A computed fold for a 73-nucleotide RNA from Candidatus Liptonbacteria bacterium RIFCSPHIGHO2_01_FULL_56_18b, annotated as transfer RNA. The sequence is in RNAcentral, with records from ENA. Taxonomically the source falls in Candidatus Liptoniibacteriota (Bacteria, Bacteria candidate phyla). Its Rfam family is "tRNA".
RNA sequence: GGGCCGGUAGCUCAAUUGGCAGAGCGCUACUAUGGCAUAGUAGAGGCAACGGGUUCGAAUCCCGUCCGGUCCA
Numbered sequence: 001g002g003g004c005c006g007g008u009a010g011c012u013c014a015a016u017u018g019g020c021a022g023a024g025c026g027c028u029a030c031u032a033u034g035g036c037a038u039a040g041u042a043g044a045g046g047c048a049a050c051g052g053g054u055u056c057g058a059a060u061c062c063c064g065u066c067c068g069g070u071c072c073a
Stems, first nucleotide, its partner, number of pairs: 001072007010025004019056001027043006049065005
C1' cells in the first nucleotide's frame, strides 16, 4: 500500500435485510435477613466511531475519513 471483517449502554453482544434502540453482567433505590451472600421489584444510563448522500423514514443502503482485528505484498 491492497483485500476482508468489525466500531450500538460502563463491559460482552443482539436487533429476523429501511419503520418505537434491546438483552445479560455491572450500577442506583426499595423489599425479604440481626447482618453478609443471595433472590425479587422498580429505575438510571446510548444522537448508534466521525462527516456527507439517498429516502416520507437510516444502527441498517451509498461515498469519504478515523480506529481495531485479520490476510496478501